The prediction has a mean pLDDT of 81.
A computed fold for a 73-nucleotide RNA from Candidatus Chisholmbacteria bacterium RIFCSPLOWO2_01_FULL_49_14, annotated as transfer RNA.
[in-house]
RNA sequence: GGGCCUGUAGCUCAGCUGGCAGAGCGCUACAUUUGCAAUGUAGAGGUCACCGGUUCGAUCCCGGUCAGGUCCA
Repeated sequence: GGGCCUGUAGCUCAGCUGGCAGAGCGCUACAUUUGCAAUGUAGAGGUCACCGGUUCGAUCCCGGUCAGGUCCA
């Protein structure tokens, strides 16, 4: 330098062949307990890596950039 893959909640990851952003764990509050743990209920937490384009509408499609992984040189 070139090819391919990945980037979504604090962490691990889903997601839809374009139409409300989700799960588990973690965190907070409450209930249960003498207390802790476990369990249950409720809640907070997101620029869907960044910039631009297409579209009535983009996490999703197109172009570019950045970061990580991998292969080739």
It matches the Rfam family "tRNA". Rfam classes the family as a transfer RNA. Gene Ontology term of the family: triplet codon-amino acid adaptor activity.